This is a predicted complex of two RNAs, RNase P RNA and transfer RNA, with 415 nucleotides together. It holds a member of the Rfam family "Bacterial RNase P class A". From the family's description: Ribonuclease P (RNase P) is a ubiquitous endoribonuclease, found in archaea, bacteria and eukarya as well as chloroplasts and mitochondria.
RNA sequence: AGGCGGCCGCGGGGCGCGCGCGAGCGCGCUCCGAGGAAAGUCCGAGCUCCACAGGGCAGGGUGCUGGGUAACGCCCAGCGGGAGCGAUCCCAGGGAAAGUGCAACAGAAAGCAAACCGCCUCGCGCCCUCGGGCGCGCGGUAAGGGUGAAACGGUGCGGUAAGAGCGCACCAGCGGAGGGGGCGACCCCUCCGGCUCGGUAAACCCCACCCGGAGAAAGACCAAAUAGGGGACGAUGAGGUGGCCCGCCUCGACGAGUCCCGGGUAGGUCGCUCGAGGCGCGCGGUAACGCGCGUCCUAGAGAAAUGGUCGCCACGGAGCGAUCCGACAGAACUCGGCUUAU
RNA sequence: GCCGGAGUAGCUCAGCUGGUAGAGCAGCUGAUUUGUAAUCAGCUGGUCGGGGGUUCGAUUCCCUUCUCCGGCU
Numbered sequence: 001a002g003g004c005g006g007c008c009g010c011g012g013g014g015c016g017c018g019c020g021c022g023a024g025c026g027c028g029c030u031c032c033g034a035g036g037a038a039a040g041u042c043c044g045a046g047c048u049c050c051a052c053a054g055g056g057c058a059g060g061g062u063g064c065u066g067g068g069u070a071a072c073g074c075c076c077a078g079c080g081g082g083a084g085c086g087a088u089c090c091c092a093g094g095g096a097a098a099g100u101g102c103a104a105c106a107g108a109a110a111g112c113a114a115a116c117c118g119c120c121u122c123g124c125g126c127c128c129u130c131g132g133g134c135g136c137g138c139g140g141u142a143a144g145g146g147u148g149a150a151a152c153g154g155u156g157c158g159g160u161a162a163g164a165g166c167g168c169a170c171c172a173g174c175g176g177a178g179g180g181g182g183c184g185a186c187c188c189c190u191c192c193g194g195c196u197c198g199g200u201a202a203a204c205c206c207c208a209c210c211c212g213g214a215g216a217a218a219g220a221c222c223a224a225a226u227a228g229g230g231g232a233c234g235a236u237g238a239g240g241u242g243g244c245c246c247g248c249c250u251c252g253a254c255g256a257g258u259c260c261c262g263g264g265u266a267g268g269u270c271g272c273u274c275g276a277g278g279c280g281c282g283c284g285g286u287a288a289c290g291c292g293c294g295u296c297c298u299a300g301a302g303a304a305a306u307g308g309u310c311g312c313c314a315c316g317g318a319g320c321g322a323u324c325c326g327a328c329a330g331a332a333c334u335c336g337g338c339u340u341a342u
Numbered sequence: 343g344c345c346g347g348a349g350u351a352g353c354u355c356a357g358c359u360g361g362u363a364g365a366g367c368a369g370c371u372g373a374u375u376u377g378u379a380a381u382c383a384g385c386u387g388g389u390c391g392g393g394g395g396u397u398c399g400a401u402u403c404c405c406u407u408c409u410c411c412g413g414c415u
Stems, first nucleotide, its partner, number of pairs: 002313007010033010035328001039339002042337005047215004054246004059211005064078005079093001080091004094206002099204002101200002116145002118141003122137006153171006172196001174193008219270004229261005237251004277296008315326004343414007352367004361398001369385005391407005
């Protein structure tokens, strides 16, 4: 998410008049009459009933910190991480050194790692231009190649047969101790340590917090009916209670309840719109929001009204122009959000 | 209005502790037959309703959305 006005029409409320015994009917006047999403029903509440919703188990949800709120999975402000040159944007963002599970294919090896190629020592055999080369075998090696989404820190120097945090320096990360800042998440600085302890919890799980169920076809009242009907079964039973157990309440051998036969009813009123309400001003707060004052009343139908047309203005689009076009969509108990449509 | 369920090949359905998606019928080709049907062998055919996220990886898990179906006085 258009504004103002005229005419005709529709729904609802109020008032008046006329007719009618009455229920009511007709006419006139006046006031009001869709949305930012009324939508999806995805969250959170109010309200109503079931115990003033109680205990346990199961199940579900949320997940950095502080605040806002009736409440929330929403909003605001920060922290941390990521993308981008930047403005800015995004993040379900607790725990993987509690435990269990998973990782296809490829690859030698995939979870207290692994030796395919390569590199190196040694042994044996062959060749030889006597430097060595080739093949086989016992071993060493994770620095190099290659596979993968992922291969157990990075760079340099030393070291070594070749190598390796094996040692050292610097850097990154983790843990511990101390100091400083911040309410806090967290940030900054210094020292030490072993050198490094991978991913996945929108997998099971652990931790913290929250959640009783059903939903206006909720439910309440009035009136009518369920006939004191017939038969069978029938009890530590039936129902409220819609995850289960306990508990609570009601009814029940004066027969609850179930099944069969027969008979009968299904209409009206309320809930229903004044509410965590809208608008304006002031104050507090970075903000979300809160407080105070003033002002306004703004759909409540019951298969459903809210429409049509004309004029002027505004906005957007098309067209050279005259001019033309107007998105998504419609209340159904009510709010706060989110998402989607335009 | 409220509450549930389902979307996978042309049709009917599997696949769910995440690892390259299958079955039956249908279609096409060949064999068999004088020919057709049946039978046998082989083949084709998939945005797993759409979009986004988690993950190395999604039909599967999560969010959102669209369509269809069912129940409730």